A computed fold for a 73-nucleotide RNA from Amnibacterium setariae, annotated as transfer RNA. The source organism's lineage runs through Bacteria, Actinomycetota, Actinomycetes, Microbacteriaceae and Amnibacterium. Rfam family: tRNA. It is annotated as a transfer RNA.

[in-house]
RNA sequence: GCCGGGAUAGCUCAGCUGGUAGAGCAACCGCCUUGUAAGCGGUAGGUCGUCGGUUCGAACCCGUCUCUCGGCU
Numbered sequence: 001g002c003c004g005g006g007a008u009a010g011c012u013c014a015g016c017u018g019g020u021a022g023a024g025c026a027a028c029c030g031c032c033u034u035g036u037a038a039g040c041g042g043u044a045g046g047u048c049g050u051c052g053g054u055u056c057g058a059a060c061c062c063g064u065c066u067c068u069c070g071g072c073u
């Protein structure tokens, strides 16, 4: 330099051919227990990597850049 994968909650990851974003763990509150852990219920937590474009509507499609992983030379 070229090719490809990835970037979504504090962490690990889903998200169906575009229709208003979720799970597990962690945190917090409660239940249970003599008490702790475990278990059960609930709450909060997101400008979906950046900038732009397409569209009535974008995490999703197109372009650009950044970071990261792998391959080729």
Base pairs, nucleotide, nucleotide: 001072002071003070004069005068006067007066010025011024012023013022019056027043028042029041030040031039049065051063052062053061